[in-house]
RNA sequence: GCGCCUGUAGCUCAGUGGAUAGAGUACAAGUUUCCGGAACUUGGGGUCGGAGGUUCGAAUCCUCUCAGGCGCGCUA
Numbered sequence: 001g002c003g004c005c006u007g008u009a010g011c012u013c014a015g016u017g018g019a020u021a022g023a024g025u026a027c028a029a030g031u032u033u034c035c036g037g038a039a040c041u042u043g044g045g046g047u048c049g050g051a052g053g054u055u056c057g058a059a060u061c062c063u064c065u066c067a068g069g070c071g072c073g074c075u076a
Base pairs, nucleotide, nucleotide: 001072002071003070004069005068006067007066010025011024012023013022018056027043028042029041030040031039049065050064051063052062053061
């Protein structure tokens, strides 16, 4: 330099055009317990890496860009 993959909640991920963006885990509160843990219930937390475009409608499609990973190639 070229190609491919990944980026969504603190963390691990699902969601691949359609109406309030979810799960597990973590965190907080409550129940329980002598206390803690476990279990159960409830709750907070996300402008979907960034920008632009297409569309009635974009996390999802297109372009550019940023970060990470993999492969190939070049060079002294």
Predicted 3D model of a 76-nucleotide RNA (transfer RNA) from Candidatus Daviesbacteria bacterium RIFCSPHIGHO2_01_FULL_43_17. RNAcentral records the identical sequence in 3 taxa. Its mean pLDDT, the model's own confidence on a scale to 100, is 81. RNAcentral holds the sequence, with entries from ENA.